[in-house]
Context: one part of a larger RNA
């Protein structure tokens, strides 16, 4: 390097944004760099091919051709790609007018519940288990009213519902923000798509500084279980869970399915919009565009299975994989407080 691959066999970066680079609509006109003709030089000989010849054949030698697929220089073609000028409006984008949504951020307030404290009532248990113990309680618990005090999470609504790129978002109300989406024209005029590196954000757990702690709860401490029980179970319980300011960068970060555009038979559901028909009523029927589901057609697939949300049929661009095991480790390197994260081998061995 030629090829072949990446739901589930090795393989899609966790997401974004974007910087080089790759690639890019339609219509003229101009150049002619790539691209195609022709024509001259040039491509040393020798080899290799081919015709003929010479050693009694053949190796091998001779002698004509072909070749030498390249290169530069004239003169030309202009369908493609490329540069240059013009214009266009189907591809992007702007505005306008709606409505929908747990999408973000802040600040404010609520009720239920546990759990504590202080009163009243009221008496002997109350917890917990397979069974029991530790444990709590005559210093009055548990249960019950009554008052308060913090702190978390916000039943039901709750839906293969909605939003968000992804992580992810649910109690109410307000302020300030983001994006989708439909409708109608108006407007800009290729202003695009992908993106090596970089930039940003990224759950739980973790870690620094400072607060906060109801309950849950790693370590731990007791009871239990068992030959043992550094567990399951049960009784306490400290880091953390929670705020705020800062690191950290990782997951079965999963649709196990890179991103964008295009095409390609259905059918049933559901969210959000728009239009049309109606016995014009929330209501039925038709259409449209956007999402989200579920069955299935063609085609694909090893097979499972995907099937207009494609894993069909195609273009563009990134990213990765190349037998298992050592191994996502070693050593170097970078970033990090630190745990550790990225990059990433070999011997060996099967």
């Nucleotide at each position: 390097u030629u090829g072949g691959g990446c739901g589930u066999a090795a393989a899609g970066c966790g997401u974004g944004c974007g910087u080089a680079g790759g690639c890019g609509g339609c219509g003229c006109g101009g150049a002619a760099a790539g691209u195609c003709a022709g024509a001259u030089g040039u491509g040393a000989a020798a080899u290799c091919u081919u015709u003929g010849g010479g050693c009694u054949c053949a190796a091998c030698c001779c002698a004509g051709a072909a070749a030498c697929u390249g290169c530069a220089u004239c003169c030309g073609a202009u369908a493609c790609u490329c540069c240059c000028g013009c214009g266009c409006u189907a591809g992007a984008g702007u505005a306008a007018u709606g409505g929908a949504g747990g999408g973000g951020u802040a600040g404010c307030u609520g009720g239920a519940a546990u759990u504590c404290u202080c009163g009243g009532u009221g008496u002997a248990g109350c917890a917990g288990u397979g069974a029991a113990a530790u444990g709590c309680g005559u210093a009055g618990a548990u249960a019950u009213c009554g008052a308060g005090a913090g702190g978390a999470a916000c039943a039901c609504u709750c839906g293969u519902g909605g939003c968000g790129a992804a992580g992810g978002c649910g109690a109410g109300c307000u302020a300030c923000u983001g994006g989708a989406c439909a409708u109608u024209u108006a407007c800009u005029g290729a202003c695009g798509c992908u993106g090596a590196g970089g930039c940003a954000c990224g759950a739980a757990g973790g870690c620094c500084a400072g607060g906060g702690u109801a309950g849950c709860g790693a370590a731990a401490g007791g009871g239990a279980u068992u030959a043992g029980a550094u567990a399951c179970c049960c009784c306490u319980g400290u880091a953390g869970u929670c705020c705020u300011g800062g690191c950290a960068g990782u997951a079965a970060a999963c649709g196990g399915u890179g991103u964008g555009c295009g095409c390609u038979u259905g059918g049933u559901g559901u969210g959000g919009g728009a239009g049309g028909g109606c016995u014009c009523g929330a209501c039925c029927c038709c259409u449209u565009c956007u999402g989200u589901g579920c069955c299935g057609g063609a085609g694909c697939u090893a097979a499972c299975g995907c099937g207009u949300u494609a894993a069909g049929c195609g273009c563009a661009c990134c990213g990765c994989c190349u037998g298992g095991g050592a191994a996502g480790u070693a050593c170097g390197g970078c970033c990090g407080c630190a745990a550790g994260g990225c990059u990433a081998a070999a011997a060996c061995u099967c």
A computed fold for a 350-nucleotide part of an RNA from an uncultured prokaryote, annotated as small-subunit ribosomal RNA, central domain. The RNAcentral record of the full RNA draws on ENA.